[in-house]
Context: one part of a larger RNA
C1' cells in the first nucleotide's frame, strides 16, 4: 500500500459495496417446488330452472352449473440457492481428438395417428395398529398399461457394389429377410401424440502441457502391466471375470508422509517477480456419517427411496419421525460478523392454450463508520490585539482576527407543500422514497494521535533509575522538549490510532 479485519477514544449526513475467516458444531419455530381440471373417473358445489311438501318462506328431489379439489397421470423437483469436509487428481486451466458417445424442452425438414384388450387409485364395505401406516374383499376412468394391424432413409442380419481415409475402419448405393410406433383434449382459434433426419443447447469419455511441500519417506504395485475371449455400457478402457504371458512405475523422485478446492483474477511492485484464491464470473466436489441402488432424457439425487452408524424426539413399549453447509433465527465455539423483514412491481426459473399459481432465486427494506466516494460542521468584516488561560528576564511574550461585534449565506438539519421515471395498455413492494418549491434559523453537527532521533510538531510544573515509556536507538539516579499533567504546535480527520496479515 492493502485487508470480509478486531480493539481503544470519538461519531453529523448521503450514495455505492460488503458483512460467521472460528464448529462441514447441534438445532426450536415459520417459509425456501411446485403446477396442470383444456389428460381422467369421483367428491362438494356458490347460482338458475322444475316439481313436491306444506309451518308461505324454508325443507327435500331432479336437472344444467361457474368453481373447489383428495386421488390416478403429465412436466418440474438434476435447475436456481449453499458450503468447501473431502481432493495433489485429467479436480482444475489450456489446447486437441471422439472413425468411441448421449441430448428432455426449443428449431427446421418428411411421414403418420387404424383397430382393440385388461387393470389399479380413487371410492364402498371390512380388518389390524397409540400412532406412523397397512391388509383383504369388490367397483370404475384416462394423455396410465398392454397386445395386434400399417411402416421407413431406423434397428438386426444377409449378398453386391462405389468412394474415401486416421490404425482399428469411415460415408454411400442397389436388393431381400426379419422386428419395432401413435393420445387425445377444447371454447374448432389451437395445443399435444408417433417415427425418422438435421440443427441448437448441454453432457460424458481420453490425450498434450501445466499445477505445493518433505528423502530425518527409496523402493512400489498382483487387476498390478499387457494378451485373448467374453460380460457389460450412451460409449472407449482390467470397467468386471475366465484363461495366458510377466510385465508396469521410479533419483527428470516413484511409493508414503504433510498442507490444499481449481482458475478469471485480487493485493503489492517500475518490473521480474511474491503473496492470495472475501465478494462477482467459470468449473469441481459435497449435502448428519458410510454404503446401495430406483426413477428418468439427465442423478447414483441438500429440502427423493433403501440399509447401517452416531445424535434428536413421540411411543400404549410392539414400533416409529427427523436432517438449516436454503431465507432469517437459536445455543455453542470465538477478537469478532446482521432482520425470525417487505413484495412478486421489475429481471428470471417451474407448470399451464391461458388467467394466472409458485418463487427467502431475485428486487428492496432493516442493522454495522466494516469499505470505498461525496457533503457538512459556516462565510466576509472585525486590534481596545479585551477577558480569561499559559509563560516571563515581570519590560512583554503567546493563544490571536481566534472570540466578543457587524454584515450575510441556507448545503445538510427541522416544518409545510407538490411529487416521479423504473411500466409498451393494466399492474410499483421500494415509497409519499428520490427530486423540487416554500419557510425557520448560526442555530443540531470534531475528532483522534503526536511532538529526542529516524519524523513534521516546545515550553512550564510534578516525579526522582520511582511511576512510567518504547518500532529502533534508548529515555527516567533533583533544572526529563522522551515519564505524567497544563498551555502551546505539527498531522489527519468522521474518523485517529494500536494489533494482526501479505508485498
Nucleotide at each position: 500500500g492493502a485487508c470480509g479485519a478486531a480493539c481503544g477514544c470519538u461519531g453529523g449526513c448521503g450514495g455505492c459495496g460488503c458483512g460467521c475467516c472460528u464448529a462441514a458444531c447441534a438445532c426450536a419455530u415459520g417459509c425456501a417446488a411446485g403446477u396442470c381440471g383444456a389428460a381422467c373417473g369421483g367428491a362438494c358445489g356458490a347460482c338458475a330452472c322444475a316439481g313436491a311438501g306444506c309451518u308461505u318462506g324454508c325443507u327435500c328431489u331432479g336437472u344444467g352449473a361457474a368453481g373447489u379439489u383428495a386421488g390416478u397421470g403429465g412436466c418440474g423437483g438434476a435447475c436456481g440457492g449453499g458450503u468447501g469436509a473431502g481432493u495433489a487428481a485429467c479436480a482444475c486451466g489450456u489446447g486437441a481428438g471422439u472413425a468411441a458417445u448421449c441430448u428432455g424442452c426449443c428449431u427446421u425438414u418428411a411421414a403418420g395417428a387404424g383397430g382393440g384388450g385388461g387393470a389399479c387409485a380413487a371410492c364402498a364395505g371390512u380388518c389390524g395398529g397409540a400412532a406412523a401406516c397397512g391388509g383383504c374383499u369388490g367397483c370404475u376412468a384416462a394423455u396410465a398399461c398392454c397386445g395386434c394391424a400399417u411402416g421407413a432413409u431406423a434397428c438386426a442380419g444377409a449378398u453386391u457394389u462405389u468412394c474415401g481415409g486416421c490404425a482399428u475402419c469411415g460415408a454411400g448405393a442397389a436388393u431381400c429377410u426379419g422386428u419395432c410406433a401413435a393420445a387425445g383434449a377444447u371454447u374448432u382459434a389451437u395445443c399435444g401424440c408417433u417415427u425418422a433426419a438435421a440443427g441448437a443447447u448441454g453432457a460424458g469419455c481420453u490425450c498434450g502441457c501445466g499445477u505445493c511441500u518433505g528423502a530425518u519417506u527409496a523402493g512400489c504395485u498382483u487387476g498390478a502391466u499387457g494378451g485373448u475371449g467374453a460380460g457389460g455400457u450412451a460409449a472407449c478402457u482390467g470397467c468386471u471375470c475366465a484363461c495366458c504371458a510377466u510385465g508396469g512405475c521410479a533419483a527428470u523422485g516413484a511409493u508414503c508422509a504433510g498442507u490444499a478446492g481449481c482458475c478469471g483474477g485480487a493485493c503489492u511492485g517500475a518490473g521480474a517477480g511474491g503473496u492470495u484464491g472475501a465478494a462477482c464470473g467459470g468449473c469441481c466436489a459435497c449435502a448428519u456419517u458410510g454404503g446401495g441402488a430406483c426413477u428418468g432424457a439427465g442423478a447414483c439425487a441438500c429440502g427423493g427411496c433403501c440399509c447401517a452408524g452416531a445424535c434428536u424426539c413421540c411411543u400404549a413399549c410392539g414400533g416409529g419421525a427427523g436432517g438449516c453447509a436454503g431465507c432469517a433465527g437459536u445455543g455453542g465455539g470465538g477478537g469478532a460478523u446482521a432482520u425470525u423483514g417487505c413484495a412478486c412491481a421489475a429481471u428470471g426459473g417451474a407448470g399451464g392454450g391461458a388467467a394466472c399459481u409458485c418463487u427467502g432465486a431475485u428486487g428492496c427494506a432493516g442493522c454495522g463508520a466494516c469499505g470505498c466516494c461525496g457533503c457538512g460542521u459556516g462565510a466576509g468584516g472585525g486590534a481596545a490585539g479585551a477577558a480569561g488561560g499559559u509563560u516571563u528576564u515581570c519590560g512583554g511574550a503567546u493563544u490571536g482576527u481566534a472570540a466578543a461585534c457587524c454584515u450575510c449565506u441556507g448545503u445538510c438539519a427541522g416544518g409545510g407543500g407538490g411529487g416521479a421515471a423504473g411500466a409498451u395498455a393494466a399492474u410499483g413492494a421500494c415509497g409519499g422514497u428520490a427530486c423540487c418549491c416554500c419557510u425557520u434559523g448560526a442555530g443540531g453537527a470534531a475528532g483522534c494521535c503526536a511532538c529526542g532521533g529516524c519524523u513534521a510538531a516546545c515550553u512550564a510544573c510534578g516525579u526522582g533509575c520511582c511511576a512510567g515509556c518504547a518500532g529502533c536507538c534508548g529515555c527516567g539516579g533533583u533544572a526529563a522538549u522522551a515519564c505524567g499533567u497544563a498551555g502551546g504546535u505539527g498531522g489527519c480527520a468522521a474518523g485517529c490510532g494500536u494489533u494482526g496479515u501479505c508485498c